[in-house]
Molecule: transfer RNA
Organism: Elusimicrobiota bacterium
RNA sequence: GCCGGGAUGGCGGAACUGGCAUACGCGUACGCUUGAGGUGCGUAUGGGCAACCGUGUGGGUUCGAGUCCCACUCCCGGCA
Numbered sequence: 001g002c003c004g005g006g007a008u009g010g011c012g013g014a015a016c017u018g019g020c021a022u023a024c025g026c027g028u029a030c031g032c033u034u035g036a037g038g039u040g041c042g043u044a045u046g047g048g049c050a051a052c053c054g055u056g057u058g059g060g061u062u063c064g065a066g067u068c069c070c071a072c073u074c075c076c077g078g079c080a
Stems, first nucleotide, its partner, number of pairs: 001079007010026003019063001027045006046053002056072005
């Protein structure tokens, strides 16, 4: 230099064909249970007082974008 894959909550990770962003798990907080702890169970848990904002960054297409298009950044793999 060229080719391919990837970047989503605090962490892992899902999101079908463009149509409620974050299911599910972990973690955390509080509570129940216990003599106490662990386990188990229940509730809550992206940000913001709110309007709203939020999928690596910046643009574009669209009524509507995590998803499609362009450029860039970073990570992984391959080729030279």